[in-house]
RNA sequence: UCGCGAUAAUAGCACACCUAUUGAAAAGUAGGGCCGCAAAGCCGUGGGUCUAAGGAGAAUUCUCUAUGACUGCCAGGUUGCCGAA
Numbered sequence: 001u002c003g004c005g006a007u008a009a010u011a012g013c014a015c016a017c018c019u020a021u022u023g024a025a026a027a028g029u030a031g032g033g034c035c036g037c038a039a040a041g042c043c044g045u046g047g048g049u050c051u052a053a054g055g056a057g058a059a060u061u062c063u064c065u066a067u068g069a070c071u072g073c074c075a076g077g078u079u080g081c082c083g084a085a
Stems, first nucleotide, its partner, number of pairs: 004083002012037002017032006035072001041078003045075003048070003054065005
């Protein structure tokens, strides 16, 4: 130093769930909580997934659709703590 990651050390984040709140929803935010994470820091760039307000269609109840959402779905980009093998 890293296309490395240890029964190391200092830290960090916070799944599910609950409460409040925003939103049409997916989901987000705040507090509690702590399943786990070597980037579970950041970026919607690619793939994928979720939702369907609005719009379109039709068998009046359904179908399709992202401009919405997910970075704790995967990849990519980018930044960072420590230093055993």
The RNA shown here (c-di-GMP-I riboswitch aptamer) has 85 nucleotides and comes from Calditrichales bacterium MX18-03. It matches the Rfam family "c-di-GMP-I riboswitch aptamer". About the family: GEMM was predicted in a large-scale screen for bacterial structured RNA regulatory elements. Genes associated with GEMM are involved in a diverse array of functions, including chemotaxis regulation, signal transduction, secretion and chitin. Model confidence (mean pLDDT): 86 of 100.